Model confidence (mean pLDDT): 91 of 100. The RNA shown here (c-di-GMP-I riboswitch aptamer) has 75 nucleotides and comes from Actinoplanes sp. DH11. The organism belongs to Actinoplanes, within Bacteria. The sequence was found by an Rfam model in a public genome assembly.

[in-house]
RNA sequence: GGCCGAUCAGAGCAAACCCGGUGCGAACCGGGGACGCAAAGCCACAGGGCCCACCGGGCCGGCUGGGUUACCGAC
Numbered sequence: 001g002g003c004c005g006a007u008c009a010g011a012g013c014a015a016a017c018c019c020g021g022u023g024c025g026a027a028c029c030g031g032g033g034a035c036g037c038a039a040a041g042c043c044a045c046a047g048g049g050c051c052c053a054c055c056g057g058g059c060c061g062g063c064u065g066g067g068u069u070a071c072c073g074a075c
Stems, first nucleotide, its partner, number of pairs: 004073002012037002017032006035062001041068003045065003048060005
């Protein structure tokens, strides 16, 4: 350094639900709240799901795969 995810330490994120807001909507933003997460950091390339003012466009990274970055440190 790579792989990997036992352990240790310091951290981190935040489901459902509630309040306020944006959007036609999927959903998103802020606050509260924690079901969980070793990438539950980021990316819409592929599959899949969802939405629409539908010959087209959008949303979901906490659905699967893939790409990329990163803390700790056994085998």